Predicted 3D model of a 71-nucleotide RNA (transfer RNA) from Bacteroides sp.
NCBI's taxonomy places the organism under Bacteria, Pseudomonadati, Bacteroidota, Bacteroidaceae, Bacteroides.
Its Rfam family is "tRNA". By type it is a transfer RNA. Gene Ontology term of the family: triplet codon-amino acid adaptor activity.
[in-house]
RNA sequence: ACGGAUGUAGUUUAAUGGUAGAAUGUCGGUCUCCAAAAUCGUCGAUCUUGGUUCGAAUCCAGGCAUCCGUG
Repeated sequence: ACGGAUGUAGUUUAAUGGUAGAAUGUCGGUCUCCAAAAUCGUCGAUCUUGGUUCGAAUCCAGGCAUCCGUG
């Protein structure tokens, strides 16, 4: 330089173009002499900029980051 893949809560990840969920974690409660475990609640996310569409995490284009490959 060229080609390809991936990008969603702090972390691991779901989601036929139609209300972004789960687990784990944070914080708080119940329980306990205390703690752990268990249980209930709470907080928290679509890499970015445009386009298509009534409607985009999803489709299209550019950019950014990480990884892989060719030379």